[in-house]
Context: one part of a larger RNA
RNA sequence: GAUUAACGCUAGCGGGAGGCCUAACACAUGCAAGUCGAGGGGCAGCGCGGGUAGCAAUACUUGGCGGCGACCGGCAGACGGGUGCGCAUCGCGUGUGCAACCUGCCUUAUGCUGGAGAAUAACCCGAAGAAAUUCGGACUAAUACUCCAUAAUACUAUUUUGUGGCAUCACGGGAUAGUUAAAGAUUUAUUGGCAUAAGAUGGGCACGCGUAUCAUUAGUUAGUUGGGGAGGUAACGGCUCACCAAGACUACGAUGAUUAGGGGUUCUGAGAGGAUUCACCCCCACACCGGCACUGAGACACGGGCCGGACUCCUACGGGAGGCAGCAGUGAGGAAUAUUGGUCAAUGGGCGCGAGCCUGAACCAGCCAUCCCGCGUGCAGGAUUGACGGUCCUAUGGAUUGUAAACUGCUUUUGUUUGCGAGCAAUAGUUUGUACGUGUACGAAUUUGAGAGUAGCAAGCGAAUAAGCAUCGGCUAACUCCGUGCCAGCAGCCGCGGUAAUACGGAGGAUGCGAGCGUUAUCC
Repeated sequence: GAUUAACGCUAGCGGGAGGCCUAACACAUGCAAGUCGAGGGGCAGCGCGGGUAGCAAUACUUGGCGGCGACCGGCAGACGGGUGCGCAUCGCGUGUGCAACCUGCCUUAUGCUGGAGAAUAACCCGAAGAAAUUCGGACUAAUACUCCAUAAUACUAUUUUGUGGCAUCACGGGAUAGUUAAAGAUUUAUUGGCAUAAGAUGGGCACGCGUAUCAUUAGUUAGUUGGGGAGGUAACGGCUCACCAAGACUACGAUGAUUAGGGGUUCUGAGAGGAUUCACCCCCACACCGGCACUGAGACACGGGCCGGACUCCUACGGGAGGCAGCAGUGAGGAAUAUUGGUCAAUGGGCGCGAGCCUGAACCAGCCAUCCCGCGUGCAGGAUUGACGGUCCUAUGGAUUGUAAACUGCUUUUGUUUGCGAGCAAUAGUUUGUACGUGUACGAAUUUGAGAGUAGCAAGCGAAUAAGCAUCGGCUAACUCCGUGCCAGCAGCCGCGGUAAUACGGAGGAUGCGAGCGUUAUCC
């Protein structure tokens, strides 16, 4: 000098930031991922309309309409958010390569979108169970599922030819044969579906170099190292498998052990260097512990599934349920770390034609001097009475506290009262007009603010509401008196204290910093 700090004393305000470093310990409760009726069958609940009964209130009924619980289906739940357990490794950083690869939504281009069929959930009926849930029967739809047709610049096989390279080879043109697709909705404006080629974006894989400590760790290794072959993968590869060979790594530190997420950064330092990874950004890993796959463009999936384990809970004892390292919050641990808050107004994300819905992402507010920055706690005058009081001395007196106070004048940051009052809001939404001509441009009207009546502004009042902490032997700025008497105590080091202690305790005075000041811990 620095800090995600803690502790002691003290404390007026604002702005910006930060806030479980320990138990990746266990978690009550609420919320954190939905959306689409412009894919579908439908109608549990709500509203409207209709019908029946009734004088009426009302009751019953009715998918006809607005809509819509649950259900089938689509897209999204692989993002966003959290944590740092593991990992000394192509994990990360940096630079290359893929002639060994994939890529939903989006963009561009070309072509296509013909026909048929069988089911199933919901609903209904029945059954089992304490429940979770499950089973049986019957019915039905689709952009769900299956089949047929069509078929190329797709794929496969054979073959021909040109160009190029970096070894395997790559790219292009042609011929023959074979294989493979689709889905509709509709307000008739559109919008979707399928195939192929390319782009963009995102990923996968490989390699060079760099990447902690220990030799009181010296040898390690059988899928081990390589091969041709097969399987597998989006793809290369012992990735896997059978066979063959006997290799491969290692004092330029293998193997083993310990510790650790990596980087941009951050702190310190003249620099070289040393230390660091909290906040923010990128990458990685993980989601109670271990394993596994399914779906999908993408996961071996935090709030999906299955199995094993530990733990907790429910149970009618037969059997079931759960996973905060999401946001709050609780217990525990600890020196120590916050609210079970508001809003989708903005930014962004998902779904949707849209209106919109969802969003503990985000934006805000609350708590904490935890840090940084800023402001204030007044300003001027005031000594021929340097007041009273305190302290000290060489003591009828003097020194100091000290222009300090009193007193006079001024100001009003701040405070308080009253009033006004933002920007963040538009190229957004809705309605509408004009132009081109079919989704754009321009114009008009109107709507939307959690924060918040906040920030800010104006006026009134009144010095009013606001100073402490540590130190004073040397290092090191700042000295005297009293008490104590190697006691009580101090102390970072040297060292003080045994009767005049500037070093202990108190007082007066002084010095340093100041809404803080000291101590402790850690790094340079």
This is a predicted structure of a 524-nucleotide part of an RNA (small-subunit ribosomal RNA, 5' domain) from an uncultured Bacteroidales bacterium. The full RNA is in RNAcentral, with records from ENA, Greengenes and SILVA.